Context: one part of a larger RNA
RNA sequence: UGACGGGGGCCCGCACAAGCGGUGGAGUAUGUGGUUCAAUUCGACGCAACGCGCAGAACCUUACCUGGGCUUGACAUCUGGGGAAGUCCCUAGAGAUAGGGAUGUGCCCUUCGGGGGAACCCCAUGACAGGUGCUGCAUGGCUGUCGUCAGCUCGUGUCGUGAGAUGUUGGGUUAAGUCCCGCAACGAGCGCAACCCCUGUUCUUAGUGGCCAUCGGUUCGGCCGGGCACUCUAAGGAGACUGCCGGUUGUUAAACCGGAGGAAGGUGGGGAUGACGUCAAGUCAUCAUGGCCUUUAUGCCCAGGGCUACACACGUACUACAAUGGCCGGUACAAAGGGUCGCCAAGCCGCGAGGUGGAGCUAAUCCCAAAACGCCGGUCUCAGUUCGGAUUGGUCUCUGCAACUCGAGACCAUGAAGGUGGAAUCGCUAGUAAUCGCUGAUCAGCAUGCAAGCGGUGAAUACGUUCCCAGGGCAUUGUACA
Repeated sequence: UGACGGGGGCCCGCACAAGCGGUGGAGUAUGUGGUUCAAUUCGACGCAACGCGCAGAACCUUACCUGGGCUUGACAUCUGGGGAAGUCCCUAGAGAUAGGGAUGUGCCCUUCGGGGGAACCCCAUGACAGGUGCUGCAUGGCUGUCGUCAGCUCGUGUCGUGAGAUGUUGGGUUAAGUCCCGCAACGAGCGCAACCCCUGUUCUUAGUGGCCAUCGGUUCGGCCGGGCACUCUAAGGAGACUGCCGGUUGUUAAACCGGAGGAAGGUGGGGAUGACGUCAAGUCAUCAUGGCCUUUAUGCCCAGGGCUACACACGUACUACAAUGGCCGGUACAAAGGGUCGCCAAGCCGCGAGGUGGAGCUAAUCCCAAAACGCCGGUCUCAGUUCGGAUUGGUCUCUGCAACUCGAGACCAUGAAGGUGGAAUCGCUAGUAAUCGCUGAUCAGCAUGCAAGCGGUGAAUACGUUCCCAGGGCAUUGUACA
């Protein structure tokens, strides 16, 4: 100087407390362990692995297994020879592949006979290719975590033999090493804050979305004429700075408390942004890369299977156990997205999934689209039920070459466990929790998932810091540790 302490002190954090809702019990979905298997590919393992890599495993993906094949190879460069490339068909085969037939001549240069060349294809030769093989404890890059915690350092000076100290400690204050005061220190850098984006108020500019606000028409629909006032859209400004007032608050400071005005008040709310470093943290399977290994195989092609197994155990979710509810009928109100290989309206058929149909839309114009909880009316009357929907039988629909292993959906029938869940444990401080639906990426199809987004309804509680924290920060103390 650090590290450590079942040392003490100060401070902070949904850390506790005060509340609300869950998980742990049930069924199912999904990941993992284990077991099984020819294979159930590989990785991830306290927090920080386990709805994680996977923003989509029927084939493909695919890295695994079984079987069938190839050996200059599926891919790159070079050398020699031949042929344009390509298109179509037949035979064998599970296919890979093998054999055969037909058609076909382009582009550039040209002495128009032909020759040469570029791209592409075939054959041969070896130099080489290839490897999701190993090592993340050889690495780059990227990422997680402590933690958006308030820290981490440097130059010069001073002190010390030196390691080093000082500054950065102290007194206040702050969300903050934020600021003020003091001080052998004076300054500076990376962090904090601000600058960026969204949102809350308003103004200007602009009007193929909005408005009867105003005028006229109307088939009654902003539908038409007409108009940009309003809503909105999207570009530029304004606005908030402890600026103003008060305080027998404070050190005359920084600041704190209260108030005015204001759409907004003390960082207004949210996001992006992650210092020096820690964990030999994670990733050689995104990619790159050293070394090692492999080269008729650990490479490559193909068919089928597997990754979907199932006595069991754990994590994360969904749906419930009901009356603040279920079912039936009626009826209202979003935001943000996506759409031409696409979104697909009206109409018609079907109980329905869906089919048909073809209008419109390269989209503020058309479509996906119905928002749902809600509200109004009716019914059920506490029951394993008109709760709950697992499971199973049957009949169908759609996507796709193909739904057997192994897709999603519809209808009829079936109706399991489940009556609020032990010890334990998680999230959340406001438009938050809880609850309700909508959209998107991936994607032919498939979502209870998403550290992807959107809006609707909309709480309770916080005395306080005594206690818990394998949470953090600061200074301090002890140490036989480095």

The part of an RNA shown here (small-subunit ribosomal RNA, 3' major domain) has 482 nucleotides and comes from an uncultured organism.
Its mean pLDDT, the model's own confidence on a scale to 100, is 83.
Its Rfam family is "Bacterial small subunit ribosomal RNA".